[in-house]
Molecule: small-subunit ribosomal RNA
Organism: uncultured Candidatus Saccharibacteria bacterium
C1' cells in the first nucleotide's frame, strides 16, 4: 500500500468484514533462567488481628534505686522512669475517584488578604496573683467512665506597669476631578516566660555564649479571593430567575463582594442555547494515525474533592480535621439490660460480588519527615524480600562430522517425503549442581553503623547434562496430501464449507508462521475521503424545502485619506518536573532500565513594526439595484353582465313497436306510447373551432364575449438616487385534488350502495341504476410522482435551428421579407463533465457567496413525547431487533397473453388413419418364490430384443464346486498330456472307480506340455451414466457458431454477422469501420432418369436389341425476351430425355436437456471373496379385474366366394437352395435333377375375364373352442409354427382428441432379407397399381433475423404480495402495581453557633427561650425505572392454507396524494406523473 463479499458477467453506489498497532486485562494449552517495570479497573460494599504519629525530663510534678549528709523530721546528688500538667507535631506524608459540567481543572492576567516553624535588620522581657491535673480521701457504675472533697506545680493561667514605625479615632500638609497614596501631630489600647541543665567567667549574688520567650518592619514559603479564554452529550429540555440583578446603609470576614441583613429600584440570563435532563474529577500526559484527528486519563507528577451515610463547630498559624470532638440514621459489637463501644476509600489480611488482580514479610542501613540542645525515639512514607509470563528487554534449551537405518505417511509400486534429523563420533560449557573467594550501596573530624546478602560478581569441578510449545494450512492469507465421515457430527472473522472421491468437519503425516510463550475474548485508534477542515455528496444510487416574501446571521461593486480589530515580522515573559522527538555523553557485560547537558514543541501575555488584503470611520463614483417617461405583448388576478352549441326535463304535435347495451348478454326503457322527429319552455355545468413544440404567473394554476378594478413582466434612449445589493435559520403568506363545517344549487359525471352478466369464485374489471362529491358563497385541513424527480444570485466558456415579444438598421405609400440587438420558449450538438444514461449559454461545464438536505437495506416516516388541526390527518422524529446485502446505469441472454419480417405438411385444401371392435406386440399396474435389468412428455411404450421351450438368463427354487468356467506368474514333488470307452450312486451338474492309449526335444541336470498342492491372484450383468471414455438420441439438414487483427467502450461488451434487394441457405449482391478466417450451406462421394463407345458370362440356333459391366457425354442461368441498382437475382420462352439444388442418398456446425447407455464394450472409486463367483436340474421372463402405446384384421357390392388369363424388382442358397415326378383334401413327404449360381432352386399380388352372392351380422367378419394330422427340436405341458374339418365372438365405419402425407408422393397390392434347429401381424428393402389439394399465412405448433420491455439468469414449470394458522424474539400501548432520584407546601426541629432574660452562679458558666438548620414525618404534582391480564403491530422461521396484486401490454399500463369499501393481496372515484 490494500484485500474478500450484491451479479451471468459489468461499471458505480453503499454497508459489511478482514490483514496492523495498543492494554493495569481476562480465558485456553504449554512454561527454563535473569534484569527492570507494573497488580482490586466490578460492591467508595462488610470488615477479625497486628502495625500504619508520635516527641520533649535541657518546661512542671511525681515515682523508684542508689550514694552522701543528717536536727532522723528529712536535704543534696547521681541514675532510671513518665499514666498527669505542659510545649510542638497530630491539617505532613498515606488512600481513594463517590460526589462535581463547577473559576473545579488548564493557561493568561488581577487586588482587597492570611502566613507557625526558617532568615535578615530593630526594639524589649518590669512587678504581683490566683487556679488546676496527676498523686490522697471518700462514693457510683457490670463496664465505659464518672461525681464530691483536701493539696500542690510550671516556658500553664490571669492582673498591672513600660514600649513602638502595631490598633483605632481625630487631625497638618503635598499628588490627585474623586478614590486613594504619602506625610505631620494627638488621643486611646494592646506584650513577654529571667524560663532552661552542663561550656567559659566568677566577688557564688550573678554574669554569660547556646536554646527559647515578647513585640515591630522586611523577605521566603505556603494559602484563601476575582477574572479573560478554554476543554462532554441532549431541542423529543424554550423560556429561566424574588437574594433574583443592580444601589445605599449596616454587619461579618484575614480579605473583595448579596456574603448576610434592612430599605429602595425591576432588573438580570437565554437560540453564540439560559433553565432542565444524563454522563464524567480535571491536566501534565497515554494509545493509535502519513498528518489533521479520533479515543483515553492505569502507573509517576501538578491541582481539587472525599473519608460509612447526613450535619454541625471547637483548637488551631493552618481543619470545619482519615486513625480529634458533637449531633441524627444505617450497620456491627460488649452487656449485669441499666447502659456503652465502633469506622482499614492507611501496610499486610478476610468475607463477599465478579472474567479477573499479590504477603498478615523485612528493615529504618539509605532518602526523606515529625519531635528532641543532642543522643536518640517515631515512621506499613520509603528502602528492600515475596508471589502473579501481567508487560518490555535479554540468555538459553548446544555446535561439529556423520546416510540415504528403523519407525510412520505417501505411491503411477519405479520410488518418494519426514531427513543430517537420529543413531554414532569428536567438542564447548551460556545456563544447572557443587566447593572456594566476595563487593559498590558508608555520607560527616574519626570511631561506630548493611534490611537487602554470603546477593551481585570472581575461581575450581561435574556432566549434553536441567530446559518447546501454540496457532495455522479453501481464498483474504505464509503453508497439502491420506483415511474416516456423508447437509449428519461438525467448521466458520467474511465468503462460505459437509447430501460417497471434502486440500474447509475429525484423525494422522508433511509443511508455514511466532516462540517461552502462542492463540482467543473485550476495548481503543487504524485500514474507513464510510462525517470528507485537510478530504464527499444531493438529475436517475441516500439526499433540493411545494412556491414566494422577509428577520437574525452570513457574503458583498469601484476611488482617496485615515485607525491598527483580524493578518505579517521581531523581540519578551511564560508554558512545573517528568514525558515525547533530536545532538552529544555517562551507569548497570548488552538492551530494557536509570541518569547528565543543550535543543525542539504549541498555546497565552506584554512591546515594537508593516498597511498589501479582510475590517472599523470619514468623504467622493455609477458599470450592481432602484425609480422617472415613452411603448409593448400576455387564458395574470378580482367582480359583474351577457351569448350559442350540447345534455337532460316539462309540455305540446307527428308516428308504431321496439329502443338501449354488450365480445356474446340480460338488468333496464316501451303499447299508461318508449326510441326516432318537430316546436315551446325551463335548468345547471362546461366553454367545440381559433390551438401551436404557442403565451401569462412565484408555485399551485389560468381558456366563451364585454365592461369595470389591479399585480407582475419585456424594449428604447435620456434623467434622478447612489451599493440602496445576494442569500435567507427561526417567522409570515399562498398552496392541484380529495375531505371537513355552514348555506344554497344539483344537467352530466359519479366513490359508496342496488342490480345484471363474466368466473372455481368475482366484494373486481364489462353493462344499468345510484348517494356523498363534482358548482356558488364563506371557514377550516396544508398534502401530491406538488417533477425539469434539477434551491436561488452572479460572472465566464463554439455554433446551427424552431417559435413567441419589443426596438433599431435597410427598404416601402404602406406591409411582408433582410440584418442586428434584447427578452423568452424549443430542438440538435464543439469542448467539458458524467458510474452510465445522458447534460451541454435555460448546464448537470467552469469559479464565488448564501440556504436546505443525505451518510446502509428494513424495522418506519412508524412509537412515544410536543405544536397545528372540528375530525381525518400533518409536522418534528426514534430504538430494540433483524440481513449482508438492498440500489443505480448499461451489456448478453431467456422470455412476453409486445411489435417488425421470414420459413416450415405449422395451419387452411384434400386423402387415409388412430381413438370404438377382435388379436397381436410393448408399457404401467397388479400377482408371484421369480415375474431379471434398462428406457418415461415432444427426444420411453412392435424401444435395447435383427428372434425368452432347454441354451440365451442377469431372475426364483433345490443340489454341487472352491486358485475355480477364464488369464499370467512362483514354489514343491509328480506324470507324457490330450483324448477314447465304461460302471456305481444322482434329476443333472458333481462324486467315487476302472480299461484303452502311452508322444517331442535334450548338453540326459532338465525343457516344452498336463493334472494335484500351497500362495500370488482370477471372477462378479454387484453400486454409483451425478466420477468418466466412446457411442447415441433431440432442437434440426434449422442456417446458424465462432476466431484473428483492427476500430468502438471506464468495463462487461459491441463491431464483423446492422441495413436494402435475393435465396433452400450467414446463398449471393450493393452498400457499411471494418478487413480477413475457420467449422456449418453448396459443392465434391453413391444410386437414378437421356445418349454415346467398349466388352460380353447368361437368354437365343444365330445376330440385333432388352440387358449387365467399364468409361464419357450431358445442363453451365450456357441462348432469347421482360423486372430489377446497368448486379445478385427473378418471371417467361427456346432447344432438350432432364431448366433452375432434376429425383433420392450418405453427410448432422458451436452447442442445449448434469438427456440415454457402467447390461454391448472400456474404465475410476467403493462393495463380495467355500459368495454377490462358477455350475447343474426344473420353474420364471409367456403370470391377469385393469388401463395406455404401436400395430394387424374387420365391419363389406369400388366387395367376397369359384374359375380362367398377365406382368416385377431388390434379394438370399453346399451342416445350403432344392427341380421334375409320385403320394396326401392340406399342412407336408418321399425323391433326388440342377447349382458354390446372369446358368439350377424360390419367384407375385392386386389387375384383367367369366361366373356366383343382392345388402342381411350376411357366402361379411374371422376371434374364440373342439377333435384330427404335419414340421422343427434331446426336449413343443407351461410355451411353438402350420395344415384339415367342425364351431362361428366382437364388430354395421367409430365421442372428446388426435396422427401421417404435395407425385411416381398418398393411399392400395404382394415379393425379398435380416435374426433364425423351428417360429414374423414387427423391422429393413424391393417392384405393381396409381391420386386428390395447396386460395393463403388471420389463427394452431415449431424455428430464424431485427426491435421493444422486464423486478427473470436453476433464465416465465421464472420471479413475487397479502391476509390467515403454528413457533420464537425485541420493542410500544395497557386497567393498575412497585420502586428509585430530585424539588415544591407544611408539620417537627438533635448537635452547634448567634442573640435574649426581671432566673440561677463559684462570675468561668448554668438555665429557659427565640432565629438558622440535619434527620423525620405530611400532601399533592412532574419525572426516571421496574412489573403487569390483555389488546395490537413489527422481525425472524421447514416444501402449511387461500388467492394473484407487481414484474412483459403481467392478461384492468403502473404509480403518488386523497376518500369510501372489500377474507386478503387490493378494487373504484378524483387530481397528477411517466419512473
Nucleotide at each position: 500500500a490494500g484485500a474478500g463479499u450484491u451479479u451471468g458477467a459489468u461499471c458505480c453506489u453503499g454497508g459489511c468484514u478482514c490483514a496492523g498497532g495498543a492494554u493495569g486485562a481476562a480465558c485456553g494449552c504449554u512454561g527454563g533462567c535473569g534484569g527492570c517495570g507494573u497488580g482490586g479497573a466490578u460492591u467508595a460494599g462488610g470488615c477479625a488481628u497486628g502495625c500504619a504519629a508520635g516527641u520533649c525530663g535541657a518546661g512542671g510534678g511525681g515515682c523508684c534505686u542508689u550514694a552522701a549528709c543528717u536536727u532522723c523530721g528529712g536535704u543534696u546528688a547521681a541514675g532510671g522512669u513518665u499514666a498527669c500538667c505542659g510545649g510542638c507535631g497530630a491539617a505532613c506524608g498515606g488512600g481513594u475517584u463517590a460526589g462535581u459540567a463547577a473559576c473545579a481543572c488548564g493557561u493568561g492576567g488581577g487586588a482587597a488578604c492570611g502566613u507557625a516553624c526558617c532568615u535578615u535588620c530593630g526594639a524589649g522581657a518590669c512587678g504581683g496573683g490566683a487556679a488546676u491535673a496527676a498523686c490522697c480521701u471518700g462514693g457510683a457504675g457490670a463496664a465505659a467512665u464518672c461525681c464530691a472533697g483536701a493539696a500542690u506545680a510550671a516556658u500553664g493561667c490571669c492582673c498591672g506597669a513600660u514600649a513602638g514605625u502595631c490598633u483605632u479615632u481625630u487631625u497638618u500638609g503635598a499628588u490627585g476631578a474623586g478614590a486613594a497614596u504619602c506625610u505631620u501631630a494627638a488621643a486611646a489600647g494592646u506584650a513577654a516566660a529571667c524560663g532552661g541543665a552542663a561550656a567559659c567567667c566568677u566577688u557564688u549574688g550573678g554574669g554569660g555564649a547556646c536554646c527559647g520567650c515578647u513585640u515591630g518592619a522586611a523577605g521566603a514559603u505556603c494559602g484563601g479571593c476575582c477574572u479573560g479564554c478554554g476543554g462532554c452529550u441532549u431541542a423529543u429540555c424554550a423560556g429561566c430567575u424574588a437574594g433574583u440583578u443592580g444601589g445605599u446603609a449596616a454587619g461579618g470576614u484575614a480579605a473583595u463582594g448579596g456574603c448576610u441583613u434592612a430599605c429602595c429600584a425591576a432588573g438580570g440570563c437565554u437560540a453564540u442555547g439560559a433553565c432542565g435532563g444524563g454522563u464524567a474529577g480535571g491536566c501534565g500526559a497515554g494509545g493509535u494515525u502519513a498528518g489533521c484527528g479520533c479515543c483515553u486519563g492505569a502507573c509517576c507528577g501538578c491541582c481539587a474533592a472525599c473519608a460509612a451515610g447526613g450535619g454541625c463547630a471547637c483548637u488551631g498559624a493552618g481543619a470545619c480535621a482519615c486513625g480529634g470532638g458533637c449531633c441524627c440514621u444505617a450497620c456491627u459489637c460488649c452487656u449485669a439490660c441499666g447502659g456503652g463501644a465502633g469506622g482499614c476509600u492507611g501496610c499486610a489480611g478476610u468475607c463477599g460480588a465478579g472474567a479477573a488482580u499479590c504477603a498478615u514479610a523485612g528493615a529504618c542501613a539509605a532518602u526523606g519527615g515529625g519531635g528532641g540542645a543532642a543522643a536518640c525515639c517515631c515512621u506499613g512514607a520509603u528502602c528492600u524480600u515475596g508471589c502473579g509470563a501481567c508487560g518490555c528487554c535479554g540468555c538459553g534449551u548446544g555446535c561439529u562430522u556423520g546416510a540415504u537405518a528403523a519407525g510412520c505417511c505417501c505411491u503411477a509400486a519405479g520410488g518418494g517425503g519426514u531427513g543430517u534429523a537420529a543413531a554414532a563420533a569428536g567438542c564447548u560449557u551460556u545456563u544447572c549442581u557443587c566447593u572456594u573467594c566476595g563487593a559498590a550501596g558508608a555520607a560527616u573530624u574519626a570511631a561506630a553503623u548493611g534490611a537487602c546478602g554470603g546477593u551481585a560478581g570472581a575461581a575450581g569441578a561435574g556432566g549434553a547434562a536441567u530446559a518447546a510449545g501454540g496457532g495455522g494450512g479453501u481464498g483474504c492469507c505464509a503453508a497439502u496430501u491420506c483415511u474416516g465421515u456423508g447437509c449428519c457430527a461438525g467448521c466458520a472473522g467474511c465468503a462460505g464449507c459437509g447430501g460417497u472421491a471434502a486440500u474447509a468437519c475429525a484423525g494422522a503425516a508433511c509443511c508455514c508462521c511466532c516462540a517461552a510463550g502462542c492463540g482467543u475474548u473485550a476495548u481503543c485508534c487504524g485500514g474507513u475521503u464510510u462525517c470528507a477542515u485537510u478530504g464527499g455528496g444531493c438529475g436517475u444510487a441516500a439526499a433540493g424545502c411545494g412556491u414566494u416574501u422577509g428577520u437574525a446571521g452570513g457574503c458583498g461593486g469601484a476611488c482617496u485619506g485615515u485607525c491598527a480589530a483580524g493578518u505579517u515580522u521581531c523581540c519578551u515573559g511564560u508554558u512545573a518536573a517528568a514525558u515525547u522527538u533530536c545532538u552529544a555523553g555517562g551507569g548497570c557485560u548488552c538492551a530494557a532500565c536509570c541518569u547528565u547537558a543543550g535543543a525542539a514543541g504549541u498555546g497565552c501575555u506584554g512591546g515594537a513594526a508593516a498597511a498589501a488584503c479582510u475590517g472599523g470611520c470619514a468623504g467622493a463614483c455609477u458599470a450592481g439595484a432602484g425609480g422617472a417617461c415613452g411603448u409593448u405583448a400576455g387564458a395574470g388576478g378580482u367582480u359583474a353582465g351577457c351569448g350559442g352549441a350540447a345534455c337532460g326535463g316539462u309540455c305540446g304535435g307527428u308516428g308504431u313497436a321496439g329502443g338501449g347495451g354488450u365480445g356474446a348478454a340480460a338488468u333496464c326503457c316501451g303499447u299508461u306510447g318508449a326510441u326516432a322527429u318537430c316546436g315551446a319552455c325551463c335548468g345547471g355545468a362546461a366553454c367545440a373551432c381559433c390551438a401551436a413544440a404557442a403565451g401569462c404567473g412565484a408555485a399551485g394554476g389560468c381558456a366563451g364575449c364585454u365592461a369595470a378594478c389591479u399585480g407582475g413582466g419585456g424594449c428604447g434612449g435620456u434623467c434622478c438616487u447612489g451599493a440602496c445589493g445576494c442569500u435567507g435559520a427561526g417567522a409570515a403568506a399562498c398552496g392541484a385534488a380529495g375531505g371537513c363545517g355552514u348555506g344554497g344549487g344539483g344537467a352530466g359525471a359519479g366513490a359508496a350502495g342496488a342490480g345484471g352478466a363474466u368466473u372455481a369464485g368475482a366484494u373486481a374489471c364489462c353493462c344499468u341504476c345510484g348517494u356523498a362529491u363534482u358548482c356558488c358563497a364563506c371557514g377550516c385541513u396544508g398534502u401530491a410522482a406538488a417533477c425539469u424527480a434539477u434551491g436561488g444570485a452572479u460572472a465566464c466558456u463554439a455554433g446551427c435551428u424552431u417559435c413567441u415579444u419589443g426596438a433599431a438598421g435597410u427598404g416601402u405609400c404602406g406591409a411582408c421579407c433582410c440584418u442586428u440587438c434584447a427578452a423568452g420558449u424549443g430542438g440538435c450538438g464543439a469542448a467539458g463533465c458524467u458510474a452510465a444514461c445522458g447534460c451541454g449559454u435555460u448546464a448537470a461545464g467552469u469559479a464565488u457567496c448564501c440556504c436546505g438536505c443525505c451518510u446502509g437495506g428494513g424495522a418506519a416516516g412508524u412509537a412515544c413525547g410536543g405544536c397545528c388541526g372540528c375530525a381525518a390527518g400533518g409536522c418534528u422524529a426514534a430504538a430494540a431487533c433483524u440481513c449482508a446485502a438492498a440500489g443505480g446505469a448499461a451489456u448478453a441472454g431467456a422470455c412476453g397473453g409486445g411489435g417488425a419480417c421470414u420459413c416450415a405438411c405449422a395451419c387452411a385444401a384434400g386423402c387415409g388413419g388412430u381413438g370404438g371392435a377382435u388379436c397381436a406386440u410393448g408399457u404401467g399396474g397388479c400377482u408371484u418364490a421369480a415375474u431379471u435389468c434398462g428406457a418415461c412428455g415432444c427426444u420411453a411404450c412392435g424401444c435395447g430384443a435383427g428372434a425368452a421351450a432347454c441354451c440365451u438368463u442377469a431372475c426364483c427354487a433345490a443340489g454341487g464346486c472352491u486358485u475355480g468356467a477364464c488369464a499370467u506368474c512362483u514354489a514343491g514333488g509328480c506324470g507324457a498330456a490330450a483324448g477314447u470307452c465304461g460302471c456305481u450312486g444322482g434329476a443333472a451338474a458333481c462324486a467315487g472307480u476302472g480299461a484303452c492309449c502311452u508322444u517331442c526335444u535334450u548338453u540326459c541336470g532338465g525343457g516344452a506340455c498336463g493334472a494335484c498342492u500351497a500362495g500370488a491372484c482370477a471372477g462378479g450383468u454387484g453400486u454409483u451414466g451425478c466420477a468418466u471414455g466412446g457411442u447415441u438420441g433431440u432442437c434440426g439438414u434449422c442456417a446458424g457458431u465462432a476466431u484473428g487483427u483492427g476500430c468502438c467502450g471506464u468495463g462487461a461488451g459491441g463491431u464483423g454477422c446492422a441495413c436494402g434487394c435475393u435465396u433452400a441457405a450467414a446463398u449471393g449482391c450493393g452498400g457499411u469501420a471494418a478487413c480477413a478466417u475457420a467449422c456449418g450451406c453448396a459443392a465434391c462421394c453413391c444410386c437414378u432418369a437421356u445418349c454415346c463407345u467398349a466388352u460380353g458370362u447368361u437368354u437365343u440356333a444365330u445376330a440385333u436389341g432388352u440387358c449387365a459391366u467399364a468409361g464419357g457425354a450431358g445442363a453451365c442461368u450456357g441462348c432469347c425476351c421482360g423486372g430489377g441498382a446497368c448486379a445478385a437475382c427473378u418471371g417467361g420462352g427456346a432447344g432438350g430425355a432432364a431448366g433452375g439444388u432434376g429425383g433420392g442418398g450418405a453427410u448432422g456446425a458451436c452447442g442445449c436437456c448434469a438427456a440415454a447407455u457402467c447390461a454391448g464394450c472400456a474404465u475410476g472409486a467403493c462393495c463380495c471373496u467355500u459368495a454377490c463367483g462358477c455350475u447343474u436340474u426344473g420353474g420364471g421372463c409367456u403370470g391377469c379385474a385393469c388401463a395406455c402405446a404401436u400395430g394387424a384384421u374387420a365391419c363389406a357390392a369400388u366387395g367376397g366366394c369359384c374359375g380362367g388369363u398377365a406382368c416385377a424388382a431388390c434379394a438370399g442358397g453346399u451342416u445350403g437352395c432344392g427341380a421334375a415326378a409320385a403320394c396326401g383334401u392340406a399342412a407336408g413327404u418321399u425323391g433326388g435333377a440342377g447349382c458354390u449360381a446372369a446358368u439350377c432352386c424360390u419367384c407375385a399380388a392386386a389387375a384383367c375375364c367369366g361366373g356366383u352372392c343382392c345388402c342381411a351380422g350376411u357366402u361379411c367378419g374371422g376371434a374364440u373352442u373342439g377333435a384330427g394330422a404335419u414340421c422343427u427340436g434331446c426336449a413343443a405341458c407351461u410355451c411353438g409354427a402350420u395344415c384339415u374339418c367342425a364351431u362361428g365372438a366382437a364388430g354395421u365405419c367409430g365421442g372428446a382428441a388426435u396422427c401421417g402425407c404435395u407425385a411416381g408422393u398418398a393411399a392400395u397390392c404382394g415379393c425379398c432379407a435380416a435374426u433364425c434347429a423351428u417360429c414374423a401381424c414387427g423391422u429393413g428393402g424391393c417392384g405393381a397399381u396409381g391420386a386428390a389439394u395447396a386460395c393463403u399465412u388471420c389463427c394452431c405448433u415449431g424455428a430464424g433475423u431485427c426491435u421493444u420491455g422486464u423486478a427473470c439468469u436453476c433464465a416465465c414449470u421464472g420471479c413475487c404480495c397479502a391476509u390467515c394458522a403454528c413457533g420464537u424474539c425485541a420493542a410500544g400501548c395497557g386497567a393498575g402495581c412497585u420502586g428509585g432520584a430530585g424539588a415544591u407546601a407544611c408539620c417537627c426541629g438533635a448537635a452547634g453557633c448567634a442573640c435574649u432574660u426581671c432566673c440561677a452562679u463559684u462570675a468561668g458558666u448554668g438555665a429557659a427561650g427565640u432565629a438558622c438548620c440535619a434527620c423525620g414525618g405530611u400532601a399533592g404534582a412532574g419525572u426516571c425505572a421496574g412489573u403487569g391480564a390483555g389488546a395490537g403491530g413489527g422481525a425472524c422461521g421447514a416444501a402449511g392454507u387461500u388467492g394473484u396484486a407487481a414484474c412483459a401490454a403481467g392478461g384492468c399500463a403502473c404509480g403518488g396524494g386523497u376518500a369510501g369499501c372489500g377474507g386478503a393481496a387490493g378494487c373504484u372515484g378524483u387530481c397528477c406523473g411517466u419512473g